[in-house]
RNA sequence: AAACUGACCGUAGGUCAGUAUAACAAUCAACAAUGAAGGAAGAAAAUCAGUUUUAAUGCAAAAAGCAUCAUUGAUAAUUGGAAAUUGUAGAUUGGUAAUUGUCAGAGCCAGCACCGCGUGUUGGGUAUGACUUAGUGGCGGACGGGCGAGUAACACGUGAGCAACCUGCCUCUGUCAGCGGAAUAACAUGUGGAAACACGUGCUAAUACCGCAUGAAGUGCCGAGCUGGCAUCAGCUCGAUACCAAAGGGCAAGACCCGGACAGAGAUGGGCUCGCGACCGAUUAGGCAGUUGGCGUGGUAACGGCACACCAAACCGACGAUCGGUAACCGGACUGAGAGGUCGAACGGUCGCAUUGGAACUGAGAAACGGUCCAGACUCCUACGGGAGGCAGCAGUGGGGAAUAUUGGGCAAUGGGCGAAAGCCUGACCCAGCGACGCCGCGUGAAGGAAGAAGGUCUUCGGAUUGUAAACUUAUGUCAGAGGGGAAGAAAUACCGCCUGAAAAGCGGGGCUGACAGUACCCUCUAAGGAAGCCACGGCUAACUACGUGCCAGCAGCCGCGGUAAUACGUAGGUGGCAAGCGUUGUCCGGAAUUACUGGGUGUAAAGGGUGUGUAGGCGGCUAAGCAAGUCAGAGGUUAAAGGUAUGGGCUCAACUCAUACAUGCCUUUGAAACUGCAUAGCUUGAGUGCGGGAGAGGUAAGCGGAAUUCCCAGUGUAGCGGUAAAAUGCGUAGAUAUUGGGAGGAACACCAGUGGCGAAGGCGGCUUACUGGACCGCAACUGACGCUGAGACACGAAAGCGUGGGGAGCAAACAGGAUUAGAUACCCUGGUAGUCCACGCUGUAAACGAUGAAUGCUAGGUGUAGGGGGGAUACCCUCUGUGCCGCAGCCAACGCAAUAAGCAUUCCACCUGGGGAGUACGGCCGCAAGGUUGAAACUCAAAGGAAUUGACGGGAGCCCGCACAAGCAGUGGAGUAUGUUGUUUAAUUCGAUGCAACGCGAAGAACCUUACCAGGUCUUGACAUCCACGGAACCCGGCGUAAUGGCUGGGGUGCCCUUCGGGGAGCCGUGAGACAGGUAGUGCAUGGUUGUCGUCAGCUCGUGUCGUGAGAUGUUGGGUUAAGUCCCGCAACGAGCGCAACCCUUACGGAUAGUUGCUAGCCAGCGAUGGAAGCACUCUAUUCGGACUGCCGUUGACAAAACGGAGGAAGGCGGGGAUGAUGUCAAAUCAUCAUGCUCUUUAUGAUCUGGGCUACAAACGUACUACAAUGGCGCGAACAGAGGGGAGCGAAGGGGCGACCCGGAGCAAAUCCCAAAAACGCGUCCCAGUUCGGAUUGCAGGCUGCAACCCGCCUGCAUGAAGUCGGAAUUGCUAGUAAUCGCGGGUCAGCAUACCGCGGUGAAUACGUUCCCGGGCU
Repeated sequence: AAACUGACCGUAGGUCAGUAUAACAAUCAACAAUGAAGGAAGAAAAUCAGUUUUAAUGCAAAAAGCAUCAUUGAUAAUUGGAAAUUGUAGAUUGGUAAUUGUCAGAGCCAGCACCGCGUGUUGGGUAUGACUUAGUGGCGGACGGGCGAGUAACACGUGAGCAACCUGCCUCUGUCAGCGGAAUAACAUGUGGAAACACGUGCUAAUACCGCAUGAAGUGCCGAGCUGGCAUCAGCUCGAUACCAAAGGGCAAGACCCGGACAGAGAUGGGCUCGCGACCGAUUAGGCAGUUGGCGUGGUAACGGCACACCAAACCGACGAUCGGUAACCGGACUGAGAGGUCGAACGGUCGCAUUGGAACUGAGAAACGGUCCAGACUCCUACGGGAGGCAGCAGUGGGGAAUAUUGGGCAAUGGGCGAAAGCCUGACCCAGCGACGCCGCGUGAAGGAAGAAGGUCUUCGGAUUGUAAACUUAUGUCAGAGGGGAAGAAAUACCGCCUGAAAAGCGGGGCUGACAGUACCCUCUAAGGAAGCCACGGCUAACUACGUGCCAGCAGCCGCGGUAAUACGUAGGUGGCAAGCGUUGUCCGGAAUUACUGGGUGUAAAGGGUGUGUAGGCGGCUAAGCAAGUCAGAGGUUAAAGGUAUGGGCUCAACUCAUACAUGCCUUUGAAACUGCAUAGCUUGAGUGCGGGAGAGGUAAGCGGAAUUCCCAGUGUAGCGGUAAAAUGCGUAGAUAUUGGGAGGAACACCAGUGGCGAAGGCGGCUUACUGGACCGCAACUGACGCUGAGACACGAAAGCGUGGGGAGCAAACAGGAUUAGAUACCCUGGUAGUCCACGCUGUAAACGAUGAAUGCUAGGUGUAGGGGGGAUACCCUCUGUGCCGCAGCCAACGCAAUAAGCAUUCCACCUGGGGAGUACGGCCGCAAGGUUGAAACUCAAAGGAAUUGACGGGAGCCCGCACAAGCAGUGGAGUAUGUUGUUUAAUUCGAUGCAACGCGAAGAACCUUACCAGGUCUUGACAUCCACGGAACCCGGCGUAAUGGCUGGGGUGCCCUUCGGGGAGCCGUGAGACAGGUAGUGCAUGGUUGUCGUCAGCUCGUGUCGUGAGAUGUUGGGUUAAGUCCCGCAACGAGCGCAACCCUUACGGAUAGUUGCUAGCCAGCGAUGGAAGCACUCUAUUCGGACUGCCGUUGACAAAACGGAGGAAGGCGGGGAUGAUGUCAAAUCAUCAUGCUCUUUAUGAUCUGGGCUACAAACGUACUACAAUGGCGCGAACAGAGGGGAGCGAAGGGGCGACCCGGAGCAAAUCCCAAAAACGCGUCCCAGUUCGGAUUGCAGGCUGCAACCCGCCUGCAUGAAGUCGGAAUUGCUAGUAAUCGCGGGUCAGCAUACCGCGGUGAAUACGUUCCCGGGCU
């Protein structure tokens, strides 16, 4: 930072960005540096004087100590002894000769050649030399090199100690080296054996081995003295005594060199001891028998139970012994702001190991990597008897594994061993090889270059982008390539000289020596020529588009992408990042304050132990003087080197490397004394005691009491009782219930009784008595910090449960029965056993809660209440201890807490660290059991959880509306028909709508057309649009053919505008080419627009302010009122907007104006119908105005809003009706009204023609019509509307037909003419029936429209006369001119209406009311 939520705050876990050589936070306050400003000097640069520094490196000088030399002294120079053995088969001693191989080889010998005394040469060969080899002897093989198995330990680190020790080689000092002896290898020879090897016999040397002498010194013992130490003791001096040494070699023969012995000192290296430090587990709590100590002895280099004998019984452990697991430790490395966390590769220090285990030998040093012995495993050889071996050295092989190199060169350098040296050895080491494994540096080019090329990608088709990128031009030359030159690393040893008395050291001279390597580096040449990839691009996180795919393929660290428009998959283009690398994976640290020392928490998020008493431990009041453990300060030692940091230096830079400086630890020492501590002396306020009081369901035991339930007995009394929502089981005529009296028994204690009291908590309630704990108040006599907390421990601990023995009235798990129910192992009812009660014992848990541990101090108030005290004027005030409420500061995520803190502080204890798994498993402890306590892991998820906010929901609450219920009226659901839908069927039955809010819906009207569907026939720039070319005016009339279109074909015809008279133009038709047309094809979940719905419900918001960390709240809530967020009042709100209402239309009344086509009171004509003149009074028409506003009166209400009643009025409280539909909800409906993105189609999904289909029909549903009849049917007679329509029209009169209709054509583009009422009403008939009800269905005959009524229209007449007798569960509409009922008109339309949209006629019933059903509004 993203991720729990609709949003919000906090808690909490998971995840990411970083890093793994280095570099990388902030802060200009300080220091340094840099910059700036100023002073002096013409300016600038370079250099120097001067000052400071003296580390590295070099030179010189001085001092001290020592060596050295000389002198003196001492001493030595050829074979002892004893014993044993052997020995004339010859010991022993001496002499001579001989005594491994090869090669070289002076003098010498011999031969040959040459003129040569001589020279050359060949051969032999002596001294001698070199090389090789075995053995004896010396030194080294304990170093160096490898690895990390073991080890939790004085192994390591750090700091001390050894008065308890050793130390080869090296340095220094002192002293010494006399006299002897016996062997043995090699070798020779023999024997055994396969071999390894062994053995016998014989010979021999030494710096090999042994004895004796000597003893400065040393050591032991004894004696005397001095000094020191915390101590055991140590050191020194003197005396006496005992014991212990040795080796020679070299040559040029020395005053030489190399060695030897003893002793002392040093240096180096080691050994041992101690303090402190550093892993996990208590589901490891007790461990230990040489164990702990002593004394003695032995052993060791040395201390020590190291070992042994004896004696004692100790010793270690919650400050974690023992046991188990893991691990080499450190300097350091990585990370981190730091504190920390993790690690211990490389380099360096220590330890341990060397096939496994054990053991010693040798040696100065080993319990020994390339030594020995034994045992085990393994491998190899074998003649089967027996032998050999140890790569965790360097290379290398096999195996294992994701994975780790060459059987390289050289001792040139550095270092080591041996040696006098030369030198030899050295897989230590130096180099090279392999590996991008890491770090560092460099290159793959640079500058210019717009026609912004081509290509690619995207595109709104205009362009954009790749992109100055490329091409092209101009220079350059790192690396690679070619040629040439060519290092440093090397200075020494040796040798010569100087110095010295002589050496060493040193100095000078001087020669040699290079694996790397012809490498680094340098010069010349060639040529931009040979040299760029990887990852990412949804958010976190820098970087976006296209195509493909279609919950597929795939991605993914977390959240999550993908179901047809994917910036998340795959590819491409582009972009971002890093770059010879880049990504991934694993690990570690970080972020993570997510174990919190720095630096967290526990009322509700995880987390306070159920409560107390107390042990260890932790912490602790006031005063004084002291000590100095903690603490603080100064000084010193150490903190190896490397590393890190800072500052400089060297490789062209860097990596790398060199120098200097720097250490928070430990130790020593000196000091300070405030605080803590320790010990001392005191104090009284903390704590306790005492004395005086009152309060209390505090505890334990015993006794007593009344009411009630039940049971028993008796009386009265009779048929029920009981129980429930309703019942039943049950009880009762064998007498219940009810009632009266008497009795039995158990349990619990009404009223008082109170957010009253007591208790540590659990808990405690009738009365009396006995015993007993604690708290409180007052006094201030006593003690003098005696205190607080409290791991373990101990005690208490509701209910249920367990054991033993009692008791048992009521109640009541289990159980039984009855109900309820789909079931009902429940809720309800009738019964009923454990249990509940008592005594004793066990269990040890609860939402054991204030979900809040204990203690102390401090921090505004107000108001109750219990107990005590003081004052007082008897109003009341003050005070202490409890117990409640409200509330400020403060705290808190918020809620809330708030002197009874969850505030401010201190002390101690307990507990927490994501959810689930799980308070489970295993183990331990406890328990009679049930079980309790302690208490994991695997695995799995990205959340789980808290508080608050806004909505929605609830068989939650309050208030209020609505034909919502109720009260009514008429229906639907049953029948037939019409119509729509589902389903089914079909070549097709085109498509859509489908809870309310689809279903007489789109469709205001499918015979063709419509038409989108199906079958068949045709067309392909197309039926329709624009552009181009050519031809023709357009157009009209035929013929053939076809199911029809298409097709074939004949004839007529020439307009309009301009004109230079040639022609051109507009429009139309035909032909042709291509751009394109076309699509009722898909997606309504890509969209616009339109519409439905909640709902004509009263709501929905905003600005500013205020409140809240915030989401949000307030306003808009509250009190009233309204149809209404309508209005009034109040109010941290004040205003405003969209809605409501009003403004609009219509209707109800009136006025004014107007008067034809309307009207006609009066006039004229006529029998009358009616007509005429006249008029506009009336009706009416259509424009406008008025009228109604709770305006007036009364009552109620808060002096309000308003409500109720009344008057007046045509109309009264919105008068009736309509239009009008807020913010939004339903991914609601529609791509088939239209428009439109994307996708798809293009001789077809387009266009056209004929025929068919949309009208099918086991079934189901919706909506209607007509009915079932007498409030009716039928017949006859005879009235009264409104609103509309009419030119391809309405169509009168008159005539024909039973009728539909036909003939006819007056009048009328309409207040003029036409279309035109029915029910009602009057009279008559039918007489309750499947009828004179009902009209379906069917037959025949007709009429009308139309190109055409077969599929498939409507109407008429005659005939036929189905179901149906008022409709189950369920369900709809309607509150007045409404329902119901009656007809009329219109649109669509050639024709077709039971539908739809309108119109008027006749004209009701009911509403107590808001409990309930449904929907809605507010809180």
A computed fold for a 1419-nucleotide RNA from an uncultured bacterium, annotated as small-subunit ribosomal RNA. The coordinates come from a structure-prediction model, not an experiment, and the mean pLDDT is 81.